Predicted 3D model of a 361-nucleotide part of an RNA (large-subunit ribosomal RNA, domain IV) from a bacterium.
RNAcentral holds the full RNA, with entries from ENA.

Context: one part of a larger RNA
RNA sequence: CCCAUGCUAAGGAACUCUGCAAAAUGAGUCCGUAACUUCGGAAGAAGGACUACCCGUAUUAAGUGAACACCAUUCGCUGGUGGGAGCUGAGGCGGGUCACAGCAAAGAGGCCCAGGCGACUGUUUAGCAAAAACACAGCACUCUGCAAACGCGUGUAAGCGGAAGUAUAGGGUGUGACGCCUGCCCAGUGCCGGAAGGUUAACAGGAGAGAUUAGAACAUUUGUUCGAAGUUUUGAAUCGAAGCCCCGGUGAACGGCGGCCGUAACUAUAACGGUCCUAAGGUAGCGAAAUUCCUUGUCGGGUAAGUUCCGACCUGCACGAAUGGCGCAACGAUCUGGGCACUGUCUCGGCAUGGGACUCA
Numbered sequence: 001c002c003c004a005u006g007c008u009a010a011g012g013a014a015c016u017c018u019g020c021a022a023a024a025u026g027a028g029u030c031c032g033u034a035a036c037u038u039c040g041g042a043a044g045a046a047g048g049a050c051u052a053c054c055c056g057u058a059u060u061a062a063g064u065g066a067a068c069a070c071c072a073u074u075c076g077c078u079g080g081u082g083g084g085a086g087c088u089g090a091g092g093c094g095g096g097u098c099a100c101a102g103c104a105a106a107g108a109g110g111c112c113c114a115g116g117c118g119a120c121u122g123u124u125u126a127g128c129a130a131a132a133a134c135a136c137a138g139c140a141c142u143c144u145g146c147a148a149a150c151g152c153g154u155g156u157a158a159g160c161g162g163a164a165g166u167a168u169a170g171g172g173u174g175u176g177a178c179g180c181c182u183g184c185c186c187a188g189u190g191c192c193g194g195a196a197g198g199u200u201a202a203c204a205g206g207a208g209a210g211a212u213u214a215g216a217a218c219a220u221u222u223g224u225u226c227g228a229a230g231u232u233u234u235g236a237a238u239c240g241a242a243g244c245c246c247c248g249g250u251g252a253a254c255g256g257c258g259g260c261c262g263u264a265a266c267u268a269u270a271a272c273g274g275u276c277c278u279a280a281g282g283u284a285g286c287g288a289a290a291u292u293c294c295u296u297g298u299c300g301g302g303u304a305a306g307u308u309c310c311g312a313c314c315u316g317c318a319c320g321a322a323u324g325g326c327g328c329a330a331c332g333a334u335c336u337g338g339g340c341a342c343u344g345u346c347u348c349g350g351c352a353u354g355g356g357a358c359u360c361a
Stems, first nucleotide, its partner, number of pairs: 001356008010347002014345001019342001027051005036041001038177001052097006062088003068082005098102001110340007117332002122134002138175007150161003178327004183257003188254002190250005197245003204238001208234005215226004258276005285319001286316001297313005
């Protein structure tokens, strides 16, 4: 010096990203216990008091219950009633004793206030993330009429799950207790419905065109031109479903939810007006927020001093309503801020015990 422990004057978070770690609290009985609340809780809230031993009350209360007596009797010391011996034996009260200290050791909640998120119990990254992530009851949309939808399987078979279920059922998706609610847009995309018209595949269809050449004509030296049948290549019109175009619907479907200018008798602001654009221009509620760039916004609170925190304001760079909005008791090894208690976290170190390191063997 390192590791693990124990103690420490005065101070008591000044440490530090953070009270991390440590300290402190801790049992039983009694008293007492707020806001808030879904009336269950919150709550062991918080905050207090007592606790040992000896004597007395005291042959205590209470419990147990023998002998014995009486009654009944199926006759068996069987049952019942009385009886109270003996045994066990708190708690309270009064008085006293000793210590710094009586749950004397050990083991055994620290507490309070405020806010964010998630309702809750649960689940999760087998070494490093336990959470605000996942799940969840509840809510909603949607599919499915049963050989169901959907899924498994394969030889695209048999069969199996769904289900020995039947729409109060089963599958999928989203949201996520509860309370109050969930606005506008169907132009785009998706989905559902529609079938008049347009477009459209294979198939059907075969107009026409080409290749080949028996032969013919012309040149006649090889050739040139025409060309039936057959064979073969190609192939227009026409016919032709769904789909797409088209016509409607649909947002707890994917999603989206404006700009400029002017205006009130101080100023400022603009209930009001004008204009452009859009499918429609963000409603309620919330708001510098797990969202605010400017920003340590401004005001208030808490502190001697507060980029964090709490309450407001609204100029929302870039909240907003089941990719849910706003609240909310209870809950949380959650996150943030504050306080009490307590402490070697610190001022600032010191001492001690054990084990290493070090030297020697």